[in-house]
């Protein structure tokens, strides 16, 4: 220098054919317990890496940039 893949909640990851984003673990509250754990119920938490474009509508499509990993030279 070229090519491929990843970037979504605190963490690990889903997200179908473009139709206003979810799970598990973690965290908070309540119940249960003498208490802790377990278990049950409820809750908070995301401008989907950044910018621009297409579209009535973008996590999803296109372009550029950043960053991480891999392959080739």
């Nucleotide at each position: 220098g070229g090519c491929c893949g990843g970037u979504u909640a605190g963490u690990u990851c889903a997200g179908u054919u473009g139709g206003u984003a979810g799970a598990a673990c973690g965290c908070c509250u309540c119940g249960u317990u003498u208490a802790c754990a377990u278990c049950g119920a409820g809750g908070a938490a995301g401008u989907c890496g950044g910018a621009g474009g297409u579209u009535c509508g973008a996590g999803u499509c296109c372009u550029c940039c950043a960053u991480c990993g891999g392959c080739c030279a």
Predicted 3D model of a 73-nucleotide RNA (transfer RNA) from a Patescibacteria group bacterium. The coordinates come from a structure-prediction model, not an experiment, and the mean pLDDT is 82. It matches the Rfam family "tRNA". Rfam classes the family as a transfer RNA.